Transfer RNA from a Pseudomonadota bacterium, 74 nucleotides, folded computationally. Its Rfam family is "tRNA". Gene Ontology term of the family: triplet codon-amino acid adaptor activity. From the family's description: Transfer RNA (tRNA) molecules are approximately 80 nucleotides in length. By type it is a transfer RNA. The coordinates come from a structure-prediction model, not an experiment, and the mean pLDDT is 80. The sequence is in RNAcentral, with records from ENA.

[in-house]
RNA sequence: GGGCUCAUAGCUCAGAUGGUUAGAGCACGCGCUUGAUAAGCGCGGGGUCGAUGGUUCAAGUCCAUCUGGGCCCA
Numbered sequence: 001g002g003g004c005u006c007a008u009a010g011c012u013c014a015g016a017u018g019g020u021u022a023g024a025g026c027a028c029g030c031g032c033u034u035g036a037u038a039a040g041c042g043c044g045g046g047g048u049c050g051a052u053g054g055u056u057c058a059a060g061u062c063c064a065u066c067u068g069g070g071c072c073c074a
Base pairs, nucleotide, nucleotide: 001073002072003071004070005069006068007067010026011025012024013023019057028044029043030042031041032040050066051065052064053063054062
């Protein structure tokens, strides 16, 4: 230098062909239960989906550029 791939909650991830509330598990907070823990059960807080721009009535999802991680070729 060329190519591929990933980037969604603190962590690990889901979100087929754009559509009506952005989710799950773990973690965290509160409550129930217990003599007290753990476990279990219930409830709750937490994201604008790496950044910017574009297409569209509508974008996490499509397009472009950039940033960062990983892999391959030279």